[in-house]
Context: one part of a larger RNA
RNA sequence: GCGUUGUUAAGGAACUCGGCAAAUUGACCCCGUAAGUUCGCGAGAAGGGGUGCCUGGGAGACCAGGCCGCAGAGAAUAGGCCCAAGCAACUGUUUAGCAAAAACACAGGUCUCUGCUAAAUCGAAAGAUGAAGUAUAGGGGCUGACGCCUGCCCGGUGCUGGAAGGUUACGGGGAUCUGUUAUCGCAAGAGAAGCAGUGAACUUAAGCCCCAGUAAACGGCGGCCGUAACUAUAACGGUCCUAAGGUAGCGAAAUUCCUUGUCAGGUAAGUUCUGACCCGCACGAAUGGCGUAAUGAUUUGGGCACUGUCUCAACAACGUACCCG
Numbered sequence: 001g002c003g004u005u006g007u008u009a010a011g012g013a014a015c016u017c018g019g020c021a022a023a024u025u026g027a028c029c030c031c032g033u034a035a036g037u038u039c040g041c042g043a044g045a046a047g048g049g050g051u052g053c054c055u056g057g058g059a060g061a062c063c064a065g066g067c068c069g070c071a072g073a074g075a076a077u078a079g080g081c082c083c084a085a086g087c088a089a090c091u092g093u094u095u096a097g098c099a100a101a102a103a104c105a106c107a108g109g110u111c112u113c114u115g116c117u118a119a120a121u122c123g124a125a126a127g128a129u130g131a132a133g134u135a136u137a138g139g140g141g142c143u144g145a146c147g148c149c150u151g152c153c154c155g156g157u158g159c160u161g162g163a164a165g166g167u168u169a170c171g172g173g174g175a176u177c178u179g180u181u182a183u184c185g186c187a188a189g190a191g192a193a194g195c196a197g198u199g200a201a202c203u204u205a206a207g208c209c210c211c212a213g214u215a216a217a218c219g220g221c222g223g224c225c226g227u228a229a230c231u232a233u234a235a236c237g238g239u240c241c242u243a244a245g246g247u248a249g250c251g252a253a254a255u256u257c258c259u260u261g262u263c264a265g266g267u268a269a270g271u272u273c274u275g276a277c278c279c280g281c282a283c284g285a286a287u288g289g290c291g292u293a294a295u296g297a298u299u300u301g302g303g304c305a306c307u308g309u310c311u312c313a314a315c316a317a318c319g320u321a322c323c324c325g
Stems, first nucleotide, its partner, number of pairs: 001320008010311002014309001019306001027051005036041001038145001052067006068072001080304007087296002092104002108143007120129003146291004151221003156218002158214005165209003171203002177197004183190002222240005249283001250280001261277005
């Protein structure tokens, strides 16, 4: 000097990204306990008081009197608490070895497929799972307790249904043409039948085009101009475009660029936080919207208590480095 442990005047978060770390609290008994709430909870809320020994009484719980210490859960083990907000309902699961979470799962909701030799899955197949089940069942997708709800668009893509017309494969069909040559012809050439090749019209399925339906399917949910008796704003009007132009609710938000938006609260002072406003760059309704008691080694802001985190460092023990022997 460093490490580990312990103690510390006065102050008490001034430290710091942040109370990280440490300290406080701690057992049992009694009193007492708020908002909120799904009436279960919250709750060990919070906040107080007590605790030893001896004698007597009592069945005991306990009561009365006395005694000692700084200290009686006499050592050790043994919650710090409160307020507000975000997210996720919850218990659970996860990146064995940098992430435990707001991610995954979940009960619940909903859509869809599947009538049993089920659908789906594994397997060249046999066969097996599903299931020794049978639609209150099984598979898949999305959402994710509960409460209030879940608006408009089917033009595109997908899926389902339809079958009149168009297009369309193999196959069926065989027209036409070609080769060959009996024969005819002086020759040029013509050329039956057969055989060989070519292969038109016509016929012919699903699909696609087409016609409908369907958004808790993939997805989407406008612009410009004018207008009220101060100004400002625009309930109102006009116009263009669209499949339809964002409803309820929420909103500078885990989403807001401008932005430390503006106002209010908290502070002496607040880019964070809370409550509002709405001008939503670029919220929005099962890629769910908004609330929500309880829960959380979750994230954020504030407070009480407490402290060597700090002002600002000191001392001690042990270990180690270093020096001397």
The part of an RNA shown here (large-subunit ribosomal RNA, domain IV) has 325 nucleotides and comes from Acetivibrio straminisolvens JCM 21531.